[in-house]
Molecule: FMN riboswitch aptamer (RFN element)
RNA sequence: CGUAAUCUUUGGGGCAGAGUGCAAGUCUCUACCGGUGGUAAAAGUCCACGAGCCGGCAACGGCUGAUCCUGUGCAAUUCAGGAACCGACGGUAACAGUCCGGAUGGGAAAAGAUCUUG
Numbered sequence: 001c002g003u004a005a006u007c008u009u010u011g012g013g014g015c016a017g018a019g020u021g022c023a024a025g026u027c028u029c030u031a032c033c034g035g036u037g038g039u040a041a042a043a044g045u046c047c048a049c050g051a052g053c054c055g056g057c058a059a060c061g062g063c064u065g066a067u068c069c070u071g072u073g074c075a076a077u078u079c080a081g082g083a084a085c086c087g088a089c090g091g092u093a094a095c096a097g098u099c100c101g102g103a104u105g106g107g108a109a110a111a112g113a114u115c116u117u118g
Base pairs, nucleotide, nucleotide: 001118002117005114006113007112008111009110010109017029018028019027031098032097033087034086035049036048037047038046044085045084052063053062054061055060067083068082069081070080071079089101090100091099
């Protein structure tokens, strides 16, 4: 440093201001947020995974959102500048990425400990 096993801990953020209205954190204007691993260099929008939904006793199978331009560079849809876009299900005095609920749940995975072996 790697391998196998067991265990512990960690493991998702966000409606501020204004308008309309009987009523909106749900509409409109403006604002705010971005899980995990990977990738020649850092990613909500690339690749994969988790979450979510459907089927199944289960193993597991299926479905599942969104980015371009310019520049720098050996290398960037990841950086800088500019302009865009996306966001499960159920609930609600009115339509929800941001409120409430399933959830004191689940979880990709990360860190550490013990032990095994090379």